[in-house]
TPP riboswitch aptamer (THI element) from Deminuibacter soli, 100 nucleotides, folded computationally.

RNA sequence: UCUAUUUCCUCGGGGUGCUUCCCGUAAAACGGAGGCUGAGAUUACACCCGUUGAACCUGAACAGGGUAAUUCCUGCGAAGGGAAGGCGACCAGUUUUUGC
Repeated sequence: UCUAUUUCCUCGGGGUGCUUCCCGUAAAACGGAGGCUGAGAUUACACCCGUUGAACCUGAACAGGGUAAUUCCUGCGAAGGGAAGGCGACCAGUUUUUGC
């Protein structure tokens, strides 16, 4: 010096399901209070993710397992898409120069 890792700043990309009860109704919707999984299921100045890209979308009203039920778990997935810049810090490696 470069690379890797990482804090911070600014900018940006996302998802928000299943189910019980109450209200209400011809049946619903809206609203309220709970339960399940999860980082996030109260659209939160929250959470996650930004090319080293499974955050998230398509495939998908998908397949197998399981559950009160649901991407709840696994596959699909070496598939196709998908949103970036900067100032620093530090360990290690590499290169060059100088001294002994």

Notes:
Its mean pLDDT, the model's own confidence on a scale to 100, is 76. Rfam family: TPP riboswitch aptamer (THI element). Rfam describes the family as follows. Vitamin B(1) in its active form thiamin pyrophosphate (TPP) is an essential coenzyme that is synthesised by coupling of pyrimidine and thiazole moieties in bacteria. The previously detected thiamin-regulatory element, thi box was extended, resulting in a new, highly conserved RNA secondary structure, the THI element, which is widely distributed in eubacteria and also occurs in some archaea. The organism belongs to Deminuibacter, within Bacteria. Of the family's consensus pairs, 100% are formed in the model.